[in-house]
RNA sequence: CGAGUUGGCCGGGCGGUCGCGUCGGUGGGGGACUCCCGCCGCCGAGGAACGUCCGGGCUCCGCAGGGCAGGGUGGUUGUUAACGGCAACCCGGGGUGACCCGCGGGACAGUGCCACAGAAAGCAGACCGCCUGGUGCGGCGUUACGGCGUCACAACAGGUAAGGGUGAAACGGUGGUGUAAGAGACCACCAGCGCCCCGGGUGACCGGGGUGGCUCGGUAAACCCCACCCGGAGCAAGGUCAAGAGGGAGUCUUCGGGCUCCUGUGCAGGCAUUCGAGGGCGGCCCGCCCGAGCCUGCGGGUAGAUCGCUAGAGCCUGUCGGCGACGGCAGGCCGAGAUGGAUGACCGCCCGCGGGGCGCUUCGGCGUCCGGCGACAGAACCCGGCGUACAGGCCGACUCGUCCG
Numbered sequence: 001c002g003a004g005u006u007g008g009c010c011g012g013g014c015g016g017u018c019g020c021g022u023c024g025g026u027g028g029g030g031g032a033c034u035c036c037c038g039c040c041g042c043c044g045a046g047g048a049a050c051g052u053c054c055g056g057g058c059u060c061c062g063c064a065g066g067g068c069a070g071g072g073u074g075g076u077u078g079u080u081a082a083c084g085g086c087a088a089c090c091c092g093g094g095g096u097g098a099c100c101c102g103c104g105g106g107a108c109a110g111u112g113c114c115a116c117a118g119a120a121a122g123c124a125g126a127c128c129g130c131c132u133g134g135u136g137c138g139g140c141g142u143u144a145c146g147g148c149g150u151c152a153c154a155a156c157a158g159g160u161a162a163g164g165g166u167g168a169a170a171c172g173g174u175g176g177u178g179u180a181a182g183a184g185a186c187c188a189c190c191a192g193c194g195c196c197c198c199g200g201g202u203g204a205c206c207g208g209g210g211u212g213g214c215u216c217g218g219u220a221a222a223c224c225c226c227a228c229c230c231g232g233a234g235c236a237a238g239g240u241c242a243a244g245a246g247g248g249a250g251u252c253u254u255c256g257g258g259c260u261c262c263u264g265u266g267c268a269g270g271c272a273u274u275c276g277a278g279g280g281c282g283g284c285c286c287g288c289c290c291g292a293g294c295c296u297g298c299g300g301g302u303a304g305a306u307c308g309c310u311a312g313a314g315c316c317u318g319u320c321g322g323c324g325a326c327g328g329c330a331g332g333c334c335g336a337g338a339u340g341g342a343u344g345a346c347c348g349c350c351c352g353c354g355g356g357g358c359g360c361u362u363c364g365g366c367g368u369c370c371g372g373c374g375a376c377a378g379a380a381c382c383c384g385g386c387g388u389a390c391a392g393g394c395c396g397a398c399u400c401g402u403c404c405g
Stems, first nucleotide, its partner, number of pairs: 001401010012350007020044002023041007046376001050387002053385005058234004065286004070230005075089005090104001091102004105225002110223002112219003127164002129160005135154002138151005172190006191215001193212008238307004246263007265299007278290004314333008351374003355370006
C1' cells in the first nucleotide's frame, strides 16, 4: 500500500422568534364540588420505540395429587430473575488464514424412504470378465486307425466377487501367502468398531498402551425413542369512587314534590338449599376442593373520574474477582407519563455526503462559488433478549499478499 475477517460508537450541532405536554412556583378571576387566565422554572421519544418471536416482573383465577395427551429444548461447563439468550470450550464441516457455519442425544427399540442407472442399495448380488467340467464343430501333431494330446470357438453346468462397468453411495485399504481361478480364507501394516488399562481435563472430550472378531450403508430440519423443562389468562390485567330504574328511614312541604342517609338493576321461567344446583384444579380421565344460591330469556343504568403509570432484576464512575459472559464493594444520579393521545414551524450560521464551474497543483490534492441531499423511523405498564430496517460518518483489533528499511 492492497485485499479480507471481526468488534464498537454517532446518526446532525449552535443561536434566535413564536407555539405545545406533565409537574412545581406565583398572581388574578370565579367558586358547593373545582375550573379558567397570565407569568416564571425543571423535564419531555429510540438504538431500534418496529416485529409480537422468546423469557420474566406485576395483576387476577386457582394451588392435594396421579395418569394420558400436548408443547418446548437437545454437545459440555458457566452466567442470568429467567430464556429457545449470552460467554467460554469440545466435536464435525468450510477457509492459506484471521474467522465462519451447526434444528450437535439415539440408526443395535421399531416403522418408513434412498429416484434413475446398475447384477445388486440391507444382509443383497452376477452384466462384462476369470477358472473348471463334459458336449458340439473345426485346426494342428501323433497313431497299432480303436483313439490320444493340444488350441480356438459355441451353448450348457458348476465355482468366483479379486479386475472392469453403473451410481451420490456397492458390505474396509495397501502389500503378500494361498488357490483351478479367487476371496480377511490366512498374514503384516493401517483405518474403523468393541473390550481392558494409564495420563490430562469440572466436563463434553483429548492423548497413549494392550487385545479381539475381521468390519454389521445413509437418512430422525422422516415418523419415532431417550433426557430435561412447562398452571391459565393478560394493563382492553386488576382496583377505588361516582351514576343508576326500584325500595327503606329521617326531615321539609305550597301536598306537586325536594333534600340527606342506607340498600340496591327490574320482570319471567327452570334448578337447588348438604340426598349438592352451580363452579374450580391449562385439554381429557380419576380424584380432590369451594358452595347457598345458581342458570336461561327479555329489559334498564353506567361506558364518567381516578389509581394501576413509572425509583427500576435502573443508570454512571471507580475498584476487586473472572479468559469471558458476568458478579462483589464504594460513591454518585433521578432523565416523558400522554389518554383523539404532547415536543412543531420559521430564520441565520456551522457540519457531513455527492455534483458542477473557476483558479492552482509536487497530480496525493487545495482554495473559492453555485445550487441539491441529510437514513430507518414515533413511547402508551415495565424490563432482559432475538429478528428485521438504516443515507452517511468515525474508532479499534486481527489475517493474508506485496514493497521498503

The RNA shown here (Bacterial RNase P class A) has 405 nucleotides and comes from a Micromonosporaceae bacterium. Its mean pLDDT, the model's own confidence on a scale to 100, is 76. The gene name in the source record is rnpB. Of the family's consensus pairs, 97% are formed in the model.